Glycine-GGAnGA riboswitch aptamer from Desulfitobacterium dichloroeliminans LMG P-21439, 187 nucleotides, folded computationally. Lineage of the source: Bacteria > Bacillati > Eubacteriales > Desulfitobacterium > Desulfitobacterium dichloroeliminans. The RNAcentral record of the sequence draws on Rfam. Its Rfam family is "glycine-GGAnGA riboswitch aptamer". Rfam's curators write: glycine-GGAnGA riboswitch is a variant of glycine riboswitch that have in common a U69A change. This riboswitch is associate with genes that encode either saccharopine dehydrogenase or amino acid transporters and other genes with not predicted function. Its Rfam clan is "Glycine riboswitch clan". Its family is annotated with glycine biosynthetic process in the Gene Ontology. The literature on the family includes a 2017 paper in Proc Natl Acad Sci U S A by Weinberg et al., "Bioinformatic analysis of riboswitch structures uncovers variant classes with altered ligand specificity".
RNA sequence: UCGAAUGAUUCCAGUAGGAGAGACUCAUAGGUGAGCGCCGAAGGAGAAACGGCCAGAAUGUCGCAUCUAUUCUGGGGGAAACUCUCAGGCAAAAGUACUGCUGGAAGACGAAACUCUGGAGAGCUUCUCAGAUGAGAACACCAAAGGGGUAGCCGCAAGGUAAUCUCUCAGGUUAAAGGACAGAGGU
Numbered sequence: 001u002c003g004a005a006u007g008a009u010u011c012c013a014g015u016a017g018g019a020g021a022g023a024c025u026c027a028u029a030g031g032u033g034a035g036c037g038c039c040g041a042a043g044g045a046g047a048a049a050c051g052g053c054c055a056g057a058a059u060g061u062c063g064c065a066u067c068u069a070u071u072c073u074g075g076g077g078g079a080a081a082c083u084c085u086c087a088g089g090c091a092a093a094a095g096u097a098c099u100g101c102u103g104g105a106a107g108a109c110g111a112a113a114c115u116c117u118g119g120a121g122a123g124c125u126u127c128u129c130a131g132a133u134g135a136g137a138a139c140a141c142c143a144a145a146g147g148g149g150u151a152g153c154c155g156c157a158a159g160g161u162a163a164u165c166u167c168u169c170a171g172g173u174u175a176a177a178g179g180a181c182a183g184a185g186g187u
Base pairs, nucleotide, nucleotide: 001111002110003109009106010105011104012103013102014101015100016099017098022036024035025034026033027032037090038089039088043086044084045083046082050077053075054074055073056072057071058070059069114185115184116183117182118181123139125138126137127136128135129134140173141172142171146169147167148166149165152161153160154159
C1' cells in the first nucleotide's frame, strides 16, 4: 500500500490438472527370494537465520540478596521445491507434493514491499574480432527472475481465471551475483 464478516485464513470431502526414474538381471513350477542401476512429489529424518525459551558465568552499582541490561558458554525449539533416500517409486493403470474450482466446518487475518537467513539445475564449450575478460557467431544443455500456453470452473453471452504442469521468448550453465520458494522480524 492492497484485499478481508458481501468471509481473511485453515481443515475436510468431491472434482480437474499434475513431474521424475530399469515392463532391469538371476534363481524358482509358482508364490517368492536375491543382486545391480536409478528417481525425488505420499510419509519420515537433518539443518540456517532467529527468539519475548531454560541453565550457568562475567561486567555494569560500596557490599550482600533479588531484579534488570549487555556479553559469553551450554541445552532445548527452529522451514522449504534444500539435503538424506529409512519408507515409497522407476510401461500403462493406480498413487502423487502442489494448484484451480465446488460444497461443508471453523471464524480474523492474508498478500505485496523492505531487512536477515536457507535455497536447485545445466559448458570456466568452440570460433572470430578486440586486446581493458568486452562484443559477435555456432553447437550442446538447464528450468527457480520475468513472459506465453493449458484442464476444470464462473458467466445467458461477450469474456474471466491455476500450478512444483508445459513452452524455453527472455534468462542461465566454475566461483561470485541472481534465484522460484521457505523461515524469522514489525506489537